[in-house]
RNA sequence: UUUUCUAAAGGGCAAAACUGUUGAAAAGCAGUGACGCAAAGCUUCAGGUCUAAGGUGAGAAAUCGCUAAGAUGGCUGGGCUGCCGUA
Numbered sequence: 001u002u003u004u005c006u007a008a009a010g011g012g013c014a015a016a017a018c019u020g021u022u023g024a025a026a027a028g029c030a031g032u033g034a035c036g037c038a039a040a041g042c043u044u045c046a047g048g049u050c051u052a053a054g055g056u057g058a059g060a061a062a063u064c065g066c067u068a069a070g071a072u073g074g075c076u077g078g079g080c081u082g083c084c085g086u087a
Base pairs, nucleotide, nucleotide: 012037013036017032018031019030020029021028022027035074041080042079043078045077046076047075048072049071050070054067055066056065057064058063
């Protein structure tokens, strides 16, 4: 001097629960709150999982089953982006 690792520093996000609200639901949004997270930042491209309005099958009916174009990025992978850099 370069490279690798990531202690520290400055910080960041925000689980469950409660309240309100949107939604058929899963779940989302806001406030309180902090379980945790080095991408727990963004993004459904692939898969998984959840729900079933609508559709569809069975049934006399109640209802039950199947189905995502709905949801989940704090399920996994992929893509894009960001902070610090030895005490």
Molecule: c-di-GMP-I riboswitch aptamer
Organism: Sporolactobacillus terrae DSM 11697